This is a predicted structure of a 108-nucleotide RNA (SAM riboswitch aptamer (S box leader)) from Romboutsia lituseburensis.

[in-house]
RNA sequence: ACCUUAUCAAGAGCGGCGGAGGGAUAGGCCCUGUGAAGCCCAGCAACCACCCAUAUUUGGGAGACGGUGCUAAAUCCUACAAAACCAUAUGGUUUUGAGAGAUGAGGU
Numbered sequence: 001a002c003c004u005u006a007u008c009a010a011g012a013g014c015g016g017c018g019g020a021g022g023g024a025u026a027g028g029c030c031c032u033g034u035g036a037a038g039c040c041c042a043g044c045a046a047c048c049a050c051c052c053a054u055a056u057u058u059g060g061g062a063g064a065c066g067g068u069g070c071u072a073a074a075u076c077c078u079a080c081a082a083a084a085c086c087a088u089a090u091g092g093u094u095u096u097g098a099g100a101g102a103u104g105a106g107g108u
Base pairs, nucleotide, nucleotide: 001108002107003106004105005104006103007102008101013041015040016039017038021031022030023029025079026078027077028076042071043070044069047067048066050061051060052059053058075100080097081096082095083094084093085092086091
């Protein structure tokens, strides 16, 4: 880097350093000197690992001195397709699915 698979409307700081940017991309819409990114600390969760049971698959448990992850807004919304409804020139709303993305685990 690519492939497979699971999850993505819950949860979590008014701490220190730092100084202008950030929310993947595009369009929106937002956050930000009442201080962005980043780093440290703190916290949340429980994917892998761990413990117990088991028809090895599934159920349950603990969590901090194992490996990640996460801590504005649903993956902030929409991006493609279908259906229903509204408006009818372009269009709008809702639902479902796909795609894209993020994270974990496995594989090449």
The sequence is in RNAcentral, with records from ENA and Rfam.
Lineage of the source: Bacteria > Bacillati > Clostridia > Peptostreptococcaceae > Romboutsia.
Rfam family: SAM riboswitch aptamer (S box leader). Gene Ontology term of the family: regulation of gene expression.
Model confidence (mean pLDDT): 82 of 100.